[in-house]
Context: one part of a larger RNA
RNA sequence: GACGAACGCUGGCGGCGUGCCUAACACAUGCAAGUCGAACGAAGCUCGAAGCUCUGAGAUUUCGGUCAAGGAGCCUAGAUGACUUAGUGGCGAACGGGUGAGUAAUGCGUGAGCAACCUGCCUUUCAGAGGGGGACAACAGCUGGAAACGGCUGCUAAUACCGCAUAACACAUUCAGGCGGCAUCACCUGGAUGUCAAAGGAGCAAUCCGCUGAGAGAUGGGCUCACGUCUGAUUAGCUAGUUGGUGAGGUAACGGCUCACCAAGGCGACGAUCAGUAGCCGGUCUGAGAGGAUGAACGGCCACAUUGGGACUGAGAUACGGCCCAGACUCCUACGGGAGGCAGCAGUGGGGAAUAUUGGGCAAUGGGCGAAAGCCUGACCCAGCAACGCCACGUGAAGGAAGAAGGCUUUCGGGUUGUAAACUUCUUUUAUCAGGGACGAAGGAUGUGACGGUACCUGAUGAAUAAGCCACGGCUAACUACGUGCCAGCAGCCGCGGUAAUACGUAGGUGGCAAGCGUUGUCC
Numbered sequence: 001g002a003c004g005a006a007c008g009c010u011g012g013c014g015g016c017g018u019g020c021c022u023a024a025c026a027c028a029u030g031c032a033a034g035u036c037g038a039a040c041g042a043a044g045c046u047c048g049a050a051g052c053u054c055u056g057a058g059a060u061u062u063c064g065g066u067c068a069a070g071g072a073g074c075c076u077a078g079a080u081g082a083c084u085u086a087g088u089g090g091c092g093a094a095c096g097g098g099u100g101a102g103u104a105a106u107g108c109g110u111g112a113g114c115a116a117c118c119u120g121c122c123u124u125u126c127a128g129a130g131g132g133g134g135a136c137a138a139c140a141g142c143u144g145g146a147a148a149c150g151g152c153u154g155c156u157a158a159u160a161c162c163g164c165a166u167a168a169c170a171c172a173u174u175c176a177g178g179c180g181g182c183a184u185c186a187c188c189u190g191g192a193u194g195u196c197a198a199a200g201g202a203g204c205a206a207u208c209c210g211c212u213g214a215g216a217g218a219u220g221g222g223c224u225c226a227c228g229u230c231u232g233a234u235u236a237g238c239u240a241g242u243u244g245g246u247g248a249g250g251u252a253a254c255g256g257c258u259c260a261c262c263a264a265g266g267c268g269a270c271g272a273u274c275a276g277u278a279g280c281c282g283g284u285c286u287g288a289g290a291g292g293a294u295g296a297a298c299g300g301c302c303a304c305a306u307u308g309g310g311a312c313u314g315a316g317a318u319a320c321g322g323c324c325c326a327g328a329c330u331c332c333u334a335c336g337g338g339a340g341g342c343a344g345c346a347g348u349g350g351g352g353a354a355u356a357u358u359g360g361g362c363a364a365u366g367g368g369c370g371a372a373a374g375c376c377u378g379a380c381c382c383a384g385c386a387a388c389g390c391c392a393c394g395u396g397a398a399g400g401a402a403g404a405a406g407g408c409u410u411u412c413g414g415g416u417u418g419u420a421a422a423c424u425u426c427u428u429u430u431a432u433c434a435g436g437g438a439c440g441a442a443g444g445a446u447g448u449g450a451c452g453g454u455a456c457c458u459g460a461u462g463a464a465u466a467a468g469c470c471a472c473g474g475c476u477a478a479c480u481a482c483g484u485g486c487c488a489g490c491a492g493c494c495g496c497g498g499u500a501a502u503a504c505g506u507a508g509g510u511g512g513c514a515a516g517c518g519u520u521g522u523c524c
Stems, first nucleotide, its partner, number of pairs: 001523003005520005012393001014391004018386002020351001025349003029346003034091003039088002042085003045081001046079002051074005058067003098304003107229008117221002122217007130164001132162002139154006170195009180185001200209003230276003237267003242264008279301004283294004306327005329340004357383001359382003365379001366377004396426004406417004431461006440451001468513005473494003479508005489496002
C1' cells in the first nucleotide's frame, strides 16, 4: 500500500459498487421453461331450425272432447369464435442461471493444422412437392391398485407414422481425361450402373408462413500438433492394449477408440512413475522495474449437478429443475409398494470470527414459442438490509478580551484551556414541511414506467438534526499533575514499574486521522 475481511469503540447523509472465503453439509415452503388452436381430432362455453314432453290466451262442442297463437324444458342436424384446453403433433427445454468438488492435463493460455469432420434456427442459390395406406393417444366401455400409476376391448384426426412414383450438381461403385499438392491424396470434366424426398396451414383473393433434395456462406462445435503451465528424489524405475504394424469393426471424423493376429516395443535424472496441493486465463494487488503474490466481483474456457454407473431422444446432452440401475439419506403407505434431490432466486437448520429480503416488475435490455396479439422469463431491471469498500458533502460562517466563569496547573505573581464560549451579525448545504415534477419509451399514430410522486426545481422554518477514535519514552507528530510502588499493569522492537514513572491507571493539555478510528489476519 491492498482486502469479498472479522473484532472493539463510535456513527449524520448521498452516489456507485460489493456481500457464505467455512459444511460440493442437510433442506420445510413458494417461484426459477415454456409456448403454438394459423399442424390435429375432441370436449366445454354461446346460438340453435326441426322433433318430443308439459302448459296454454282463445275458438268450437253432441259437454265426452277437438283445434290452437304463445311460453317453459329436453334432445339433435348444424352454426358462431375476439373464448378455454386435457391429449396427439411442432419448436424450445443442450440457452440463460449456480458452484469449483474433481482435474497437474481427455484442462487452460498462445500459435498453427484438419487433403480426417459435423452444424437446428439464420442468409443466399438451384430444383421440387404426384398418388396412396395402416395405426396410436384423446374419447367410450370393462377392469386392477391405498396411492403412484396402469391393463383389456372398441372408435378417430393430423405438418404424427409407412410404402410407391419422380431424381440430380447428392451418395456409392466403376471407366476415361485434365490439373494441383509436403505425403496419405485432393479438385475439375465427361460416361455407365445403383440408391434416396416431400405437408400442409391462414386468407375472398393477392399473397404469406411452412415442407423436401442439393450447393455456398455465417454461426457454433469436434479432433490433432508445438511451446508454456506448483511442490517433493526422505518417490528411480514405470508400462501388456502397454509401443508399433496388418486387417476388421466403430465414429460426424483421425486414431489401440475397440477387436483378431504379428513384432517387442514405448516413457524416464531435459525427472518418467508415485505422492501432495490446485479449476486455468484476461486480469487484480504490490513494486521504479525485473519480479513476487493472487484468480472475489466482470469477461472467456473447462468441469460438476445427492454418490457411482449407463444409455435413450435429438442438429446439439457431464442432459442441474429428463430417463434407467445400484448406494446413502429423507418422506408417504392400506406393508403389497411408491415419492424426492436448492452447487437456480429467496428462505431454514447446521458449521463458523463472518456474509443480506421467503420483496416489486416484465417498463427497459436480452431469451423461448407464436403469422400476430401475446404468454413465459428469481436472466435482467429495480427496491430492501450491512460504514463492507471507494468517492462526495455536512456537523456552521464572520466579528468578538471584561482574555468571563469553570477545569487543570503554579515559584501563588501567574500560566493554560482560549476567539474557544457567551454575545452581535449572517447563511441554510443538510434536516423537516409545502408546491411542481422528469429522462429512461424505442416501436406509423394512440397507448405503455416496477423504480416513483423517486431524482431534480421552487418556497417556508430555524444554528436549527449531526464527532468520534487512537496516541503522546525512542523508533514517531504530541507533557504535565495525581494515584500506584517489580504490585496493579503496559509492550510491535528496545524495554517501563522496587516512593518524585513524560512508558502502568485517572485527569487536564497536546498530536494524528476523521464518519470513522484502532486491533487482528493475509499478500507485496